[in-house]
Predicted 3D model of a 105-nucleotide RNA (SAM riboswitch aptamer (S box leader)) from Planomicrobium sp. CPCC 101110. The coordinates come from a structure-prediction model, not an experiment, and the mean pLDDT is 84. The sequence was found by an Rfam model in a public genome assembly.

RNA sequence: GUCUUAUCAAGAGAAGCAAAGGGACAGGCCCGUCGAAGCUUCAGCAACCUCUGAAUUCACAGAAAGGUGCUAAUUCCUGCAAGAAUUUUUUCUUGAAGAUAAGAG
Repeated sequence: GUCUUAUCAAGAGAAGCAAAGGGACAGGCCCGUCGAAGCUUCAGCAACCUCUGAAUUCACAGAAAGGUGCUAAUUCCUGCAAGAAUUUUUUCUUGAAGAUAAGAG
C1' cells in the first nucleotide's frame, strides 16, 4: 500500500527541547512567535484488541495492567456520485473520500 468488518455530533493537556508552520488533499475558514510541526517526559480520554463475570458465539455489565488510538473547531465546513425536500438555492439522507481499530492476503 490492497481487501473485509466496525466506529467517527461525546470525551480528554501540561512541562521540557525546538523554531515556523499546521488543520490528509483542493477551495474556504481557522489555529500558530501569548510558540506551529516534530521529539521527550508525565498526565488524561476512550474502550477497538485485551482481561473478568464465564463457559461456544452474539449481546450485556465491569476493569484499565498490556497493544494501538486520541487529547482546537462534527472527520472544522464543502468537494465527487446518487436520491429526497424546498422552489431556484438552500437543507437533508446515503454512498464515495479520509481517520482509527481488528483481521486477511